[in-house]
RNA sequence: CACUCAUCCAGAGGGGCGGAGGGAACGGCCCGAUGAAGCCCCAGCAACCACCCGAUUGUCCGGGUUGGUGCUAAGUCCGACAGCACGGCGCUGGGAGAUGAGGG
Numbered sequence: 001c002a003c004u005c006a007u008c009c010a011g012a013g014g015g016g017c018g019g020a021g022g023g024a025a026c027g028g029c030c031c032g033a034u035g036a037a038g039c040c041c042c043a044g045c046a047a048c049c050a051c052c053c054g055a056u057u058g059u060c061c062g063g064g065u066u067g068g069u070g071c072u073a074a075g076u077c078c079g080a081c082a083g084c085a086c087g088g089c090g091c092u093g094g095g096a097g098a099u100g101a102g103g104g
Stems, first nucleotide, its partner, number of pairs: 001104001003102006013042005021031003026079003043072003048068003051064004076096001081093004
């Protein structure tokens, strides 16, 4: 980097440095000098993988949270394509994206 599989309506922020951007991209709509991005420290959430405990013939089982990731504004912030519904609000699926695991 591409591919495969699973998940994405829940949950969880303080401090230091920094100094104007950020929310993937496009259109919106938001966040930001009461301090954006980024880096660091501490804390937390979650339970994908490993590990441990339990149940089971077996596991798409239950629990723990020690290790490896991940995450801690807004549903993946909303839309964008297709179908359905419709005065308006909407629903389902797809695409794209994110995270994990796997093999290449």

A computed fold for a 104-nucleotide RNA from a Thermomicrobiales bacterium, annotated as SAM riboswitch aptamer (S box leader). The source organism's lineage runs through Bacteria, Pseudomonadati, Thermomicrobiota, Thermomicrobia and Thermomicrobiales. The sequence was found by an Rfam model in a public genome assembly. Its Rfam family is "SAM riboswitch aptamer (S box leader)". Rfam links the family to the GO term regulation of gene expression. The coordinates come from a structure-prediction model, not an experiment, and the mean pLDDT is 84.